Notes:
The part of an RNA shown here (large-subunit ribosomal RNA, half A) has 1668 nucleotides and comes from Polaribacter sp. BAL334. The sequence was found in a public genome assembly.
[in-house]
Context: one part of a larger RNA
């Protein structure tokens, strides 16, 4: 380490439960709100964080009713109250009801700030109390506004999608937005339908009907009439006419006319009314009031049981009773009619409702006839153009609505009846109201469920729209269970312990102990048995030794269990594929959840009812009430077809036809339900886009813009201008100085981000280090605003618009769509494909056909096979003097070319081209004089027995692949590609080929330790021959899936041929000569560079004018050839077998051994092995046949299987009935064991568990998981691994403590020091201080803490903000625009980042201070008082009031230096004390004074005139005159000043190592009122062009008005002075970055040495050592 057993931990599945949900039924209610809603904020308790209740009268107050003993909510506890004088509690009616919110006095950043008027309080101011003060409509009374789930009406109105694309169309008038109303809304009493008959307002249901229609006549859309029902209800004005009143005109003054208004009258289509005549007081009905049965809250009464037994407990079991108008339900220590609450039934009444009755008041409603005249809805009906709605898309298009332009008639009239016209019929528009039947459910009450049961059911069973995330719109969890009862563990021990554990105790149980019922799995331990350290792999299976354990006995055996040495065979699962161990996909593991459903409409099967018929729908009635029964015949299907139709009809249509033909009849079964298969419409098996559209939310990031503020150390250069000199006729120009320009230069802060490295599960979701660019400008930055999604913004990169951008984010349409990918869950049985054809915006999709399956049907028949016979045909082959075409060599040589000849012709020659013909050879898919085999057709016979065919239901497939053969293509390449025929794989296991999808053999129902064979094998691995006979091979060839051309004296065999005893072949010995160095060439060429040739001749046994080597050329060595020696065979060529070279790829490979005695090769022969084949024995399923007739027996055959079809079952959850089932004497669940079935599974039993649950039959489903990069939770792995967040740094001693590297103290050391110090804005919101603590947080520990718990802490007339002002901008009376919502916008009102505006010093707390205290000041207002006096504004005027850059002079404060002075201290050995070191040497606002400097066309005073300043003005302006020297302004000085500090003296007290140390407090005034450096400010000054806020405060003037006790100015005294912020962090551990994060964050201050400097390095004060 593995397996097994036992026992634990972790974890929270399963079972059981339910407090919560879901879906409905019946009834109610259908709104709340200016009398302040919905919704909130803040409060409210003795203690109080959350929820609930309530509101300063605050878990409550009052009255009445009920009720009758405890009560003070969830929610324990303690304390304290309350209650028989009736509480708590329940019901009804009241009171109170802070602040925000429509929010309403004004404002505003919701829950806050600031007012005015009246009254009261006060002497006044200030403050306080009560009431009122918004806008719109309306004359007024009065009303409106806002909120709320769906339903309703109207306005505006998408897109995805479907059409397999898309534009009309669809989706859809849907979603969404907006406006408005009600309990319903809307519609509504015919200018309606219909059709020769009639109906009689509207609405809703059933049907008509998926019909008529409409429609790129595509996808789709889709009525009406009529019929059956529900419910029923009808009315009122305008006008004619009459009367009254007002006004106007006119008049003859009597009136008349016009117009306005009030009342009467009147309301219709067989027309009605006015008017005239007649008649009459009827009928019906509404409202208000009264009476009153009854209904109606809390509430009341409400029957009947005991015993024994088991048990912790009885309601169980047993036994015997009782009640029942009550056996619904719940509870009680297990299952209760009789224990409790209840239930049936009965009773009760306040508010309120109330059928009906009554009579009082009041209102509405009516007749008959006549017809001269009058009336009966006008910019209307209609029409043209453009749209929209109607089922109806412009169409033949009626009807309705209207933007625009026109425009009637008046009852002898007008409109409609689907173009239009006529006749006929039906109605009377252009005014209005109207219940019921219908739709919906935020809400209340009563109930129900073959709905869920904690990953389910609402998102939410629990402090859930909570925690948490986001700027925001918005998004959005997890989390139930002790026990009957807390009886919730007294006490003891271990321990630092209020942790935890062990005992003890409670309890039926504590392995029910608060992380608490049951307690599975993953995962992690412990104990024991066996195995494992020479041994290679899907970890199993088959065989099996040894060891251990149990049982039985016959005591040496048997049976069972655990382990498993060793051996044989053996490459997971799923998906997708031609094909996967694949190194192709998916899964870390476990548990739970997780995918063909439902509705409607077709179609087919089966079952049931009725049957030439079948059947009801809506509705209605009854009832035991979501049910059932009855009724209801509207309607539907069928019974007859044919035709385009009229129509005819067992026929009909076509046609001239009686013909022929088509479709029918002859041959009639349907229909209604249920069930199963399948299709369509719906999300339609589940999950999954990128996108499109609608409405909103975002400019705290970033882009640009607007307003108002701020920032830029230091150094350098030296433009224009000016001055001077020179110069010029004058300019110009030159030089010197001055001057200080610049998108100038260098370089910090600041901004940016060039290079390199690091970082890359980071310190950081963009940084660090180094280096670099800009750094007075098109610069950087703060605060407040503006621009918004097809939009913004953009010095332009498609950049940026909240870590998102070629169209943001959020929610919705929405379950968009997905011919695409993935996944799709129990078992057994039968059959079983395809990867082809045609078509396709089609090629990975689909339709039809083909192939599968299930059911039915028919039989003289089909199918298949064999044999025989008869046929058609043009392939293989073959052939070509048999065609077409191509073609080798030769012969002949028409014709042509060339040459010769010639004046020309005729000719001649030709190793040129070449026809025809002949000989010869040979080719063809698109050649054929020929021509098979096979296949195909027919006939006959035989075999088989439905395999064929037809119809109906349901599919899948339409990617194929290898091999063999015949071909195309390609290279007669491919594991290539395209066809054909066959076969196998696919979907096929087994044996062989080492291993291998398809190659060889062979088709697996199961079992067997039986037999025979196939392919292939038989030395060993490894079953079977070391078989037999004869040869070959020497290469380890071959035993292979791979070799060739070519080469070779390998070897064996065969054939032909030559030489040879007259001596071959090989070897050895010898010769190999002469003319001559042949000639030529050459520098040379002599056999041997090259050329020439009668390569000749001679001597010879033989010898080339030379076969090679060699030399510069010779020489030299050889060869051919010859002789001798030797003594028997020696050569050449061709063919066959085996072998050999050719032979070259990356780790080493044909398993190993082996090969002349083969285990190689060839031939021949015999035996054996060998498979899931065949046989044998036993068994199972299915089908057929026979017998029996459901059981079964016999016979025969079958039983590989993916997609797919069919059949039969198992399990889970619930329902009904029965078992009068089981169960505390132990259910479900969990965990083992045994047993059983072909399987899914079942049964029995031990332990655990502690209350439910089973069997049978039938029914209904949220009905079965291993995979979806599935969802949620838990647990592993990597791994005790990486890391512990700036490399500025720690060490020692002491202290507290259980414990100290980190806490505290001390001493050293180190780091920052333009910061890593100090202040402050934003932001945070208690983090501040003290005490206690260490479970969590802190990247380690912790005694520590920004952590936990408790307590404490923020003090203002002057600081900041408001009570003052305005900018950008916002809002916004009036006004304008717009379908609506809304958008602009004047007056006004808000709005600081700006303007205005009054306090300083010291002390003090653990924590606050310009806030408290002390001292000294200042501002405003009130009253009183004194003096003087024209005061008065929302109006006029002035002022306020402004840029950049540069810069002279004066010169603070702070700081530093020097000197002086005060105090203290100082030296080993000595000296010096007039020395050195350290510290100190200080002092505000305010008041008084008014200097340096600046300014000179300046400032002021007095005065005259004046037409401008919207009126006025004494003011301003303008025009004059006179006079003055001012105006502005840092400082300085005096005062404030007896402050206080250092220091000195005293010193309670604390500690002590007894030496001393610390020290609250008190007292004292001892030391400069020097020098130098430097620059803030004065709105200064200079200069430049880009020309640089507003308003209030303040001063002054008058208007209206007011007057001498008003008002104003100045002074004095007394008094008054509101609200908010104030702690702490604030370059950071407290803000923004998910973190105690190397990042970011505006402004002020910022010492010394060095230095130009805020650079750099070191350092002071101060802070820190970066939490391993």
């Nucleotide at each position: 380490g593995g397996c097994g057993u036992a026992u634990g931990g972790c974890g929270g599945a399963u079972g059981c439960c339910u407090a919560g949900g879901c879906u409905c039924u019946c009834a109610g209610a259908g709104g709340c709100g200016a009398a302040g809603a919905a919704g909130g904020a803040c409060g409210u308790g003795a203690u109080a964080a959350g929820c609930u209740g309530c509101g300063a009268a605050a878990a409550g107050u009052u009255a009445c009713g009920g009720g009758g003993a405890g009560g003070g909510g969830c929610a324990c506890a303690u304390a304290c109250c309350u209650u028989a004088u009736a509480a708590u509690c329940c019901g009804u009616a009241a009171a109170u009801a802070u602040c925000c919110g429509a929010a309403u006095g004004g404002g505003g950043c919701a829950a806050c700030c600031c007012a005015c008027u009246a009254u009261g309080u006060u002497g006044a101011a200030g403050g306080c109390a009560u009431a009122g003060u918004a806008u719109c409509c309306g004359a007024a009374a009065g009303g409106a506004g806002g909120c709320a789930a769906a339903c309703c009406u109207g306005g505006u109105g998408a897109a995805c999608u479907g059409a397999a694309a898309c534009a009309u169309c669809u989706a859809a008038g849907u979603a969404a937005c907006c406006a408005g109303a009600g309990g319903a809304a809307g519609a509504g009493a015919a200018a309606a339908c219909a059709a020769a008959a009639g109906u009689g307002a509207u609405u809703c249901c059933g049907u008509u009907a998926g019909u008529a229609g409409u429609g790129g006549c595509g996808a789709g859309c889709g009525a009406a009439c009529g019929c059956g029902g529900a419910u029923u209800a009808g009315c009122c004005c305008a006008a004619a006419c009459c009367a009254g009143a007002g006004u106007u005109g006119u008049u003859a003054c009597g009136g008349c006319a016009a117009u306005u208004u009030u009342g009467g009258g009147g309301u219709u289509g067989u027309a009605g009314g006015a008017c005239c005549a007649c008649a009459a007081c009827a009928u019906u009905u509404g409202a208000u009031g009264c009476u009153a049965a009854g209904a109606g809250a809390a509430u009341u009464a409400g029957a009947a049981c005991u015993g024994u037994u088991u048990g912790g407990a009885a309601a169980g079991a047993c036994a015997g009773a009782c009640c029942a108008g009550a056996g619904a339900g719940g509870g009680u220590g297990a299952u209760a009619g009789u224990c409790c609450c209840g239930u049936a039934u009965a009773a009760g009444u306040a508010a309120u409702c109330g059928a009906a009755g009554u009579a009082a008041u009041u209102g509405a409603u009516a007749g008959u006839g006549g017809u001269a005249u009058c009336c009966u809805g006008a910019g209307u009906a209609g029409u043209g153009c453009g749209g929209g709605a109607c089922a109806c898309g412009a169409g033949u298009a009626a009807u309705c609505c209207u933007g625009u332009a026109u425009g009637a008639a008046u009852c002898c009239a007008c409109c409609g009846g689907g173009a239009c016209c006529a006749u006929c019929c039906g109605g009377u528009a252009a005014g209005g109201c109207u219940a019921a039947a219908u739709a919906c459910u935020c809400c209340u009450g009563a109930g129900a469920g073959a709905c869920c049961g904690a990953u389910a059911g609402u998102g939410a069973a629990c402090u859930a729209g909570u925690a948490c995330c986001g700027u925001g719109a918005g998004g959005g969890a997890a989390a139930g269970g002790u026990g009957a009862a807390a009886a919730g563990a007294a006490c003891c021990c271990u321990a630092a312990g209020u942790a935890a554990g062990g005992g003890a105790g409670u309890g039926a149980a504590a392995u029910a102990g608060a992380u608490c019922c049951u307690g599975a799995a993953a995962c992690c331990g412990u104990a024991c048995g066996c195995c494992u350290a020479c041994a290679a792999g899907c970890g199993g299976u088959u065989g099996g030794a040894g060891u251990c354990c149990c049982g039985a006995u016959u005591u040496a055996u048997c049976g069972g269990g655990a382990u498993g040495a060793c051996a044989g065979c053996g490459u997971g699962c799923c998906u997708u594929u031609u094909g996967c161990a694949u190194a192709a996909u998916g899964a870390g593991c476990c548990u739970a959840c997780g995918a063909g459903u439902u509705a409607c409409u077709g179609u087919u099967u089966c079952u049931a009812g009725c049957a030439a018929g079948g059947u009801u729908a809506a509705g209605u009635a009854u009832u035991u009430a979501a049910g059932a029964u009855a009724u209801g015949g509207a309607g539907c299907c069928g019974u007859a077809g044919c035709g385009a139709a009229a129509g005819c009809g067992a026929g009909u249509c076509u046609g001239a036809a009686u013909a022929g033909g088509g479709c029918g009849c002859a041959u009639u079964a349907g229909u209604u339900a249920g069930u199963a298969g399948u299709a369509g419409u719906a999300g339609a098996c589940g999950c999954g886009a990128a996108a499109c559209c609608g409405a909103g939310u975002g400019a705290u990031c970033u882009a640009c813009c607007c307003a108002u503020g701020g920032g830029c150390a230091g150094g350098u250069u030296g433009a224009a201008g000016c001055u001077g000199u020179g110069g010029u006729a004058a300019c110009a120009c030159a030089c010197a100085g001055u001057g200080g320009a610049g998108g100038a230069c260098c370089g910090a802060a600041c901004c940016a981000g060039u290079u390199g490295a690091c970082g890359u599960u980071g310190a950081a979701a963009a940084g660090u280090c180094u280096u670099u660019g800009g750094a007075u400008g098109a610069c950087c930055u703060g605060u407040g605003g503006g621009u918004a999604g097809g939009g913004g913004u953009g010095a332009a990169a498609g950049g940026c618009c909240a870590a998102u951008c070629a169209a943001a984010c959020u929610c919705g349409g929405a379950a968009a769509u997905a011919g695409c990918u993935c996944g799709u869950a129990c078992u057994c049985c039968c059959c079983g494909a395809a990867a082809u054809g045609c078509a396709u915006u089609u090629a990975g999709g689909u339709g039809c056909a083909g192939c599968g399956u299930u059911g039915a049907g028919c039989a003289a028949a089909a199918g298949u096979u064999u044999u025989a016979u008869a046929g058609a045909g043009g392939u293989a082959g073959a052939g070509c003097u048999a065609c077409u075409g191509a073609u080798u060599g030769g012969a002949u040589g028409c014709g042509g070319g060339g040459g010769c000849u010639u004046c020309a012709c005729c000719g001649c020659c030709u190793a040129c081209c070449a026809a025809u013909u002949c000989c010869u050879g040979a080719c063809a898919a698109a050649c054929u004089c020929c021509g098979a085999a096979u296949g195909c057709u027919a006939u006959a016979a035989a075999a088989u027995g439905u395999u064929u065919c037809u119809c109906a239901g349901c599919a899948g497939u339409g990617a194929g692949g290898g091999c063999a053969u015949g071909g195309g293509u390609g290279c007669u390449a491919a594991g290539g590609u395209c066809c054909a025929u066959g076969u196998c794989c696919g979907a096929g296991a087994g044996g062989g080929a080492a291993a291998g999808a398809a190659c060889c053999c062979a088709g697996a129902c199961c079992a067997u330790c039986a037999g025979c064979u196939a392919a292939g094998g038989u030395c060993c691995c490894c079953a079977a021959a070391u078989a037999u006979a004869u040869a070959c091979u020497a290469a380890g060839u071959u035993g292979a899936a791979c070799u060739a051309a070519c080469g070779a004296g390998g070897u064996u065999c065969g054939a032909u041929u030559g030489c040879a005893c007259a001596g071959a072949c090989a070897g050895c010995u010898a010769g190999g000569a002469u003319g001559u160095u042949g000639g030529c060439u050459u520098g040379g060429a002599a056999g041997c560079a090259g050329c020439c040739a009668u390569u000749c001749a001679u001597u010879u046994a033989a010898a080339g004018a030379g076969u090679g080597c060699g030399u510069a050329a010779c020489a030299g060595c050889u060869c051919a050839c010859u002789a001798g020696u030797c003594g028997a065979g020696c050569g050449a060529u061709c063919g066959a077998g085996c072998a050999u070279g050719g032979a070259u790829a990356a780790u080493a490979a044909u398993c190993g051994g082996g090969c002349a005695u083969a285990a190689g090769u060839a031939u021949a022969u015999u035996a054996c092995c060998g498979a899931a084949g065949c046989u044998a024995u036993g068994g199972a399923c299915u089908c057929c046949c026979g017998c029996a007739a459901u059981a079964g027996c016999g016979g025969g055959a079958u039983u590989g299987g993916u997609a797919g079809g069919g059949g039969a079952g198992c399990a889970u959850u619930g329902u009904a009935a029965c078992c009068u089932g089981c169960g505390u004497a132990g259910a479900a669940g969990g965990u083992g064991u045994g047993u059983u079935g072909u399987a899914a599974g079942g049964c029995a039993u031990g332990c655990u568990g502690g209350a439910g649950u089973g069997g049978u039959u039938a029914c209904a489903a949220a009905a079965g998981a291993a995979a979806a990069u599935g969802u949620a939770g838990g647990c592993a792995u990597a791994a005790g691994u990486a890391a512990c967040g700036a490399u500025a740094a720690u060490g020692c001693g002491g202290g507290c403590g259980a414990g100290a590297a980190a806490c505290c103290c001390g001493c050293a050391c180190a780091c920052c020091g333009a910061a890593a110090g100090a202040c402050u804005a934003a932001g945070g919101u208690u983090u501040c201080c003290u005490c206690a603590g260490c479970g969590a947080u802190g990247c380690u520990a912790a005694u520590c803490a920004g952590c936990u718990g408790a307590g404490g802490g923020u003090u203002a007339g002057u600081c900041g903000g408001g009570g003052c002002c305005u900018a950008a901008g916002g809002c916004g009376a009036a006004u304008c625009c717009g379908a609506a919502a809304g958008g602009a916008g004047u007056a006004g009102u808000c709005g600081a980042u700006g303007g205005a505006c009054a306090a300083c010093a010291g002390g003090u707390u653990a924590a606050u201070a310009u806030u408290c205290c002390u001292g000294u000041a200042c501002u405003u207002c009130u009253u009183a008082u004194a003096a003087u006096u024209g005061c008065g504004a929302u109006g006029g005027g002035g002022u306020g009031a402004c840029g950049g850059a540069g810069u002279a002079u004066u010169g603070a404060a702070a700081g530093c230096a020097c000197c002086g002075c005060g105090a203290a201290c100082u030296g080993a050995c000595g000296g010096a004390a007039u020395a050195g070191u350290u510290c100190g040497u200080u002092g505000a606002a305010g008041g008084a004074u008014g200097u340096a400097g600046g300014u000179a066309u300046u400032a002021g005073u007095u005065u005259u005139g004046u037409a401008g300043g919207c009126a006025a003005a004494u003011c301003c302006g303008c025009a004059g005159a006179a006079c003055u020297a001012g105006c502005u302004a840092a400082a300085g000085u005096c005062u404030g000043a007896u402050a206080g500090u250092a220091c000195c003296a005293a010193g309670a007290g604390u500690c002590u190592u007894c030496g001393g140390a610390c020290a609250a407090u008190u007292g004292g005034a001892u030391a400069g009122u020097g020098u130098g450096c430097c620059u803030a400010a004065a709105a200064g000054c200079u200069u430049c062009c880009a020309a640089g806020a507003a308003a209030a405060a303040c001063c002054u003037c008058u208007a209206a008005g007011c007057u001498u006790c008003a008002g104003a100015u100045u002074g004095u005294a007394a008094g008054a002075a509101c609200c908010c912020g104030u702690a702490c962090c604030g370059c950071a551990a407290a803000c923004c970055g998910a973190c105690a994060c190397a990042g970011g964050u505006a402004g002020u201050u910022g010492g010394g040495a060095u230095g130009a400097g805020a650079a750099u390095u070191c350092u002071a004060a101060g802070g820190u050592g970066c939490u391993c």
Its mean pLDDT, the model's own confidence on a scale to 100, is 80.